[in-house]
RNA sequence: CUCAUCCAGAGGGGUGGAGGGAACGGCCCGUUGAAGCCCCGGCAACCAUCACGGUGACGUGUGCCCGCGAGGCCAUUCCCGUGACAGGUGCCAAGUCCGGCCCUCGGCCAUCCGGCCGCUGGGGCAGAUGAG
Numbered sequence: 001c002u003c004a005u006c007c008a009g010a011g012g013g014g015u016g017g018a019g020g021g022a023a024c025g026g027c028c029c030g031u032u033g034a035a036g037c038c039c040c041g042g043c044a045a046c047c048a049u050c051a052c053g054g055u056g057a058c059g060u061g062u063g064c065c066c067g068c069g070a071g072g073c074c075a076u077u078c079c080c081g082u083g084a085c086a087g088g089u090g091c092c093a094a095g096u097c098c099g100g101c102c103c104u105c106g107g108c109c110a111u112c113c114g115g116c117c118g119c120u121g122g123g124g125c126a127g128a129u130g131a132g
Stems, first nucleotide, its partner, number of pairs: 001132006011040005019029003024099003041092003046088002049084006056078002059076003063073003096126001101123003105118005
């Protein structure tokens, strides 16, 4: 940088001793013990592995068949789907805790431009994790 996913799920002990939830604004968690580190446990199924399926590709083959063609079959690779497993990661307060920017819905204020509010919804930004 690219792609996919992010409303589900899953915590105890030891150590440590004041922070933590990325930043900011909120709102929370925390001396009934934060972060960090260690041990054990768990969740999930992105990758790997295995099995099965495909009407997939117009792939590959010193393969097979025939009516020899721009044919058929088989194997294999890749892709797609389903399942198994738990090897490599990841994760185990709150939807990525919520918000900001744009649009939308509802309500309120305003003569207009417009502004404010909300357990309305969608998109974006940013971030996280995996794979490349």